[in-house]
């Protein structure tokens, strides 16, 4: 150094829910909250997976289908950066 991670220290981060605000929607911010995290940091490059305003398709019409350019880094892998030090 490199892998690995304690009932170790010092901090950290924030599941459901609640309230407000943003969004078509899925989702998100902020503040309470704590299920839980050793990368729950950071970045959608690759798979999933939600979601469908707008576009196209069917349709008299209501309605439906199709789609990501929208999410999801707390769904895996990946790629980056970084605290601690027992076995």
């Nucleotide at each position: 150094c490199a892998c690995c991670g304690a009932u170790a220290a010092u901090g950290g981060c924030a599941a459901a829910c609640u309230a407000u605000c943003c969004g078509a929607a899925a989702g998100g911010a902020u503040a309470g909250g704590g299920c839980g995290c050793a990368a729950a940091g950071u970045c959608u490059c690759c798979a999933g997976c939600c979601u469908a305003c707008a576009g196209c398709c069917u349709c008299c019409a209501a309605a439906g289908g199709c789609u990501a350019u929208g999410g999801u880094a707390g769904c895996g892998g990946g790629a980056u950066u970084g605290c601690c030090g027992a076995a």
This is a predicted structure of an 87-nucleotide RNA (c-di-GMP-I riboswitch aptamer) from a Pseudomonadota bacterium.
Rfam family: c-di-GMP-I riboswitch aptamer. Gene Ontology term of the family: cyclic-di-GMP binding. On this family, see Weinberg et al., Nucleic Acids Res 2007: "Identification of 22 candidate structured RNAs in bacteria using the CMfinder comparative genomics pipeline".
The model forms 95% of the base pairs in the Rfam consensus.
The sequence was found by an Rfam model in a public genome assembly.